[in-house]
RNA sequence: AGAGUUUGAUUCUGGCUCAGAACGAACGCUGGCGGCGUGGAUAAGACAUGCAAGUCGAGCGGGAACCAUCCGGUAGCAAUAUUGGGUGGUUUCAGCGGCGCAAGGGUGCGUAGCACGUGGGUAAUUUACCCUGAAGCCUGAAAUAACUCCGGGAAAUCGGAGCUAAUAUCGGAUGUGAAUUGUUGGUGGAAUCACCGGCAGUUUAAAGCUGGGGACCGUAAGGCCUGGCACUUUUGGAUAAGCCCGCGGCCUAUCAGCUAGUUGGUGAGGUAACGGCUCACCAAGGCAAAGACGGGUAGCUGGUCUGAGAGGACGACCAGCCACACUGGAACUGAGACACGGUCCAGACACCUACGGGUGGCAGCAGUCGAGAAUUUUUCACAAUGGGCGCAAGCCUGAUGGAGCGACGCCGCGUGGGGGAUGAAUGGCUUCGGCCCGUAAACCCCUGUCAUUUGCGAACAAAUCCUGCGGAUUAACACCCCGUUGGUUGAUUGUAGCAGAAGAGGAAGGGACGGCUAACUCUGUGCCAGCAGCCGCGGUAAUACAGAGGUCCCAAGCGUUGUUCGGAUUCACUGGGCGUAAAGGGUGCGUAGGCGGAUGGCUAAGUCUGCUGUGAAAGCUCCGAGCUUAACUCGGAAAUUGCAGUGGAAACUGAUCAUCUAGAGGUGUGGAGGGGGGACUGGAAUUCUCGGUGUAGCAGUGAAAUGCGUAGAGAUCGAGAGGAACACCAGUGGCGAAGGCGAGUCCCUGGACACCACCUGACGCUGAGGCACGAAAGCUAGGGGAGCAAACAGGAUUAGAUACCCUGGUAGUCCUAGCCCUAAACGGUGAGUGCUUGCUGUAGGCGGAAUCGACCCCGCCUGUGGCGAAGCUAACGCGAUAAGCACUCCGCCUGGGAAGUACGGCCGCAAGGUUAAAACUCAAAGAAAUUGACGGGGGCCUGCACAAGCGGUGGAGUAUGUGGCUUAAUUCGAUACUACGCGAAGAACCUUACCUGGCCUUGACAUGCAUUGGACUGUCUGUGAAAGCAGGCAUCCCCGCAAGGGGCCGAUGCACAGGUGCUGCAUGGCUGUCGUCAGCUCGUGUCGUGAGAUGUUGGGUUAAGUCCCGCAACGAGCGCAACCCCUACGUCCUGUUGCCACCCCCACGAGAGUGGGGAGCACUCCGGACGGACUGCCUCGCUUAAACGAGGAGGAAGGUGGGGAUGACGUCAAGUCAGUAUGGCCCUUACGGCCAGGGCUGCACACGUACUACAAUGCCCGGCACAAAAGGAAGCAAGACCGCAAGGUGGAGCCAAUCCCGAAAACCGGGCUCAGUUCAGAUUGUCGUCUGCAACUCGACGGCAUGAAGCUGGAAUCGCUAGUAAUGGUGCAUCAGCUACGGCACCGUGAAUACGUUCCCAGGCC
Repeated sequence: AGAGUUUGAUUCUGGCUCAGAACGAACGCUGGCGGCGUGGAUAAGACAUGCAAGUCGAGCGGGAACCAUCCGGUAGCAAUAUUGGGUGGUUUCAGCGGCGCAAGGGUGCGUAGCACGUGGGUAAUUUACCCUGAAGCCUGAAAUAACUCCGGGAAAUCGGAGCUAAUAUCGGAUGUGAAUUGUUGGUGGAAUCACCGGCAGUUUAAAGCUGGGGACCGUAAGGCCUGGCACUUUUGGAUAAGCCCGCGGCCUAUCAGCUAGUUGGUGAGGUAACGGCUCACCAAGGCAAAGACGGGUAGCUGGUCUGAGAGGACGACCAGCCACACUGGAACUGAGACACGGUCCAGACACCUACGGGUGGCAGCAGUCGAGAAUUUUUCACAAUGGGCGCAAGCCUGAUGGAGCGACGCCGCGUGGGGGAUGAAUGGCUUCGGCCCGUAAACCCCUGUCAUUUGCGAACAAAUCCUGCGGAUUAACACCCCGUUGGUUGAUUGUAGCAGAAGAGGAAGGGACGGCUAACUCUGUGCCAGCAGCCGCGGUAAUACAGAGGUCCCAAGCGUUGUUCGGAUUCACUGGGCGUAAAGGGUGCGUAGGCGGAUGGCUAAGUCUGCUGUGAAAGCUCCGAGCUUAACUCGGAAAUUGCAGUGGAAACUGAUCAUCUAGAGGUGUGGAGGGGGGACUGGAAUUCUCGGUGUAGCAGUGAAAUGCGUAGAGAUCGAGAGGAACACCAGUGGCGAAGGCGAGUCCCUGGACACCACCUGACGCUGAGGCACGAAAGCUAGGGGAGCAAACAGGAUUAGAUACCCUGGUAGUCCUAGCCCUAAACGGUGAGUGCUUGCUGUAGGCGGAAUCGACCCCGCCUGUGGCGAAGCUAACGCGAUAAGCACUCCGCCUGGGAAGUACGGCCGCAAGGUUAAAACUCAAAGAAAUUGACGGGGGCCUGCACAAGCGGUGGAGUAUGUGGCUUAAUUCGAUACUACGCGAAGAACCUUACCUGGCCUUGACAUGCAUUGGACUGUCUGUGAAAGCAGGCAUCCCCGCAAGGGGCCGAUGCACAGGUGCUGCAUGGCUGUCGUCAGCUCGUGUCGUGAGAUGUUGGGUUAAGUCCCGCAACGAGCGCAACCCCUACGUCCUGUUGCCACCCCCACGAGAGUGGGGAGCACUCCGGACGGACUGCCUCGCUUAAACGAGGAGGAAGGUGGGGAUGACGUCAAGUCAGUAUGGCCCUUACGGCCAGGGCUGCACACGUACUACAAUGCCCGGCACAAAAGGAAGCAAGACCGCAAGGUGGAGCCAAUCCCGAAAACCGGGCUCAGUUCAGAUUGUCGUCUGCAACUCGACGGCAUGAAGCUGGAAUCGCUAGUAAUGGUGCAUCAGCUACGGCACCGUGAAUACGUUCCCAGGCC
């Protein structure tokens, strides 16, 4: 110090959440020791039991016990025992009396108050005990408890009679003094006065107890003397308290008015004291927006926690004050109380009871119950400190000092240290090589803190008191006092501490590990179980669930929950905002308040400064000291930012006085204006009424219909009625505070502006409440009502249509009077003042120059616009009319929703307005800008996209694929375009993955090891459907002398094989599609806070991001094009198996010529190498130009000549785990392997793709031409022969430019004559052929016979722009054969049409 979270990404606004610290805490897991702290926060709920306030015999009388002594009685010989009485002593009991019990201790109910804090006042007061000064303490009296007797009562306790004492009570005296009255002097002050004196009058006191003692008196007690304590009066002090005042500190206005002892006065009473504190009378006041009164909550403070601070929250422990003591009330006593462990009354509760009546008060210390998440021992001691009483000893003290319990907190210590690699084992991971845990362990050498045990063993203690001595005092060797010797006192505690012993021995956990946030893998699970503070994880490869290994953090603790502050500048004083994110009041006038021009004087309230007092202690901070350290404690300093008093300063603010004119206002002159109100007037138009002309429609819509019209509409002409609104002018023009204002004239009236001088002299600005105005709609009453038009009715539209469209139509719109009071009442921008570069319009006014006069032009002021500098802004934008720079005042905001809602108040006739929440819920809601996509948005462009054409599909039959259905199985995959004659370029078995059945288990296949046998292998038998199972026969090979080694095959066993099992959403590779569309990017630079932009946009052009020009861009890459192949032309080379022109020979023939051979390579052709086409040339167009376009020449070919191959960045989690590969998961006598048979061919149906047709541009028969490209050895097969044919027999030739492989349509001739036919050929019967182990399921072909649907195909839909479509045949792959009518190629014949880009579809750019 920040971080996460809104978005595809960005900036901002804004909320939510986290990391920190803290706690009187609680809960979960865990737990070794010690020190110091701390512990009923809830029920001020109720309490059993014990203790917490007594003490004094040196104030008094009495009872009892014991001891001593004296006198008796009884028993006994006596000692003695026992009993009664007197005296003395000690102890004790209750009582009278004194002091204390008002302190200490507890709690936080109440209290918003002079309760608290702070500072003052008391001239308005008191103060027991204590200190100090002065004076005194004389003399009498009458009672009463206790006790005794009687009585009542269960008890508590009460009544009556009698006796008695005092430091109890009372009378008298004295009066230093005090109080009071009168008078007088002085000093001082703050109003009533205070203080110090003098004189006179009046009133007013007391108590004794005790120690010691020489002389004198006395029988004694004692007097007397001398001390101590007590007592009385009084002065002063100290301490403690009472009362009063200034200031300070909670929430709420959805509490706005409160108050009769209320406010004041006079008099009286009362108090320690002032006072309506109380009372009588008189007056009518007092408080309040600076918040009275009411409601809610709460003890206040020093301080504590947090924070950089300012602040915020809190008020445990400790300390000060207050309040309370079962609840409420009251007084008594007393110095002090309206009294925690006192009294009285009332109440609730509890207990006792003989039912009549009584008793009690833990918010004292322990403890119990209850409620609660939750808070301890019914402990020890008065040794210390302190308190009460007492002369004292001493007694009392749950105050206090200690111990106990609780990891509740803070602090400290330990759970070992060093060495130790085979880097052991287990565990985990693994790419199987290894890696991690890890020097960690084991093992070796040490140490001994804490705990354990044994022993020793403190400090807190000094007083008091006793004793002895000395001193002082005294008449005194007495008492008292001072000093001193010795003695006495420890709860904690045999504790702290110290020493010894033993042994690594007894002592580590919790949380986390997706990001924030340090720390990662495996397994399980499979949107399940679960996690989660926020974002979010989990749907089969989860670093987020659960477990494990590892790692990280802290550590006797660690986490969770709750709460507070922080982060949050997210209530902003420090330190925020309001054009669009939440937020400017609709507008003005104006009250209180806030703020306010210039000069001078005076003052000193604010302000600044010096000094004084106070600001308790503790705490915090700093320095130092004591416990071994620390926590803790002690000493000192500082701080306590405050308040009060006093002295000073006078700049600023304030008060006051005087003056000024720059702000503001006034007088005058002038023009502009839909500013406001009233009255009157006007024309156009709509509608209606009447009359004329006139006839069939009008009106309305996308199209219609409802509606109007033959009873005469609409149209047209004339006249009239009535209401409302004011065309053109008209303008980012004018006026007004806003709402708003538009025909003309007159009357009344407000404001602004300009100009010139003069006047007043700060009179100003803002403005909470308040008052006024305030569009439209709405309301009340009365008018008015032409048009328009909510509601309503009807007609359409539609799936519906309570709408949009149409026909009607009422409130209303208009006027008068009165309400309502809201709007996107918007510039979404409150008002005022000052300052800050410019350019350019426009409205009003003034001035200058110029002019005859104006206009134009120049300058100034006021208003209203546009663009822009600086600056501001998140950006958009604003920018002298600020959203810039400043000041003043007001209003408003604080996440979204709930909600401008509910309740309450106020206003309103009502409608409603205004003020204005919460529960609950979400993690967002939002602003601006960016990129892409999309739009029944726009512009430009392209494509067989449409259009123009040709031929099809969709109807029929068949083939084939798919869906569905069926089935033991009908194996699987592909499913819009981009699945469906697709994987499959060949399912009868095989294929085959499916089903049924029979079998095999190291396996059909690979590698290795061990044991064992054997060459390999061949062959035979049984059984069986086969596979298989069972069995027989024959013989191993190579090297080596041998031992042995090697090789091949088999058997058994172990590792392993195998899987077309799953996941194409774990993958590689390959492929489809957009799309052969022209796009997709990068580097550097520049712009932007940023995402991004620019480049790639723009102007042209192209098939093309093709090229050119321009440009904050300059370059580059992948794509385009070209380079490659085929084809079209030419040249050259090569000539066998190709060719045969010329030449020669042979054969046949009358000849033309044909066939063969030689020679040859001219031509064709095969193959190869080159050339050729580049807008190169000409003309025109375009923007000068370029690119480019159009036309032309030449050329075999002309503008990428035609075709192919070639597919950018990417998209579709597109397709494929069944082609292969491959991660993970799954099966292992089976999900592997073998075999037989079946199935993949199954058929009510639906779809796709094809073939054949429906015929005459045809069909049938006959004749007769012309190809290309392929293939051929388990092959192609000629001629010949047989068969109607399929085909058969046979085999020349050919491993191929050599041999084999009938082209068909076309053309010629003939028939058919429009019909289900001489069309079409399905289906079926029968006879055959061929392949093959085998054609039943389930092959192809042929012959004969049979002869179905079908006569050109609905909605809809497909292909094609030239050698294309259409049409005709040919070949090949797969293959034994074949379902091929499919696929891939080849050649023959060979068209039509394109105006054009509005529309449909797809795509590209802006």
This is a predicted structure of a 1406-nucleotide RNA (small-subunit ribosomal RNA) from a metagenome.
The prediction has a mean pLDDT of 85.
The sequence is in RNAcentral, with records from SILVA.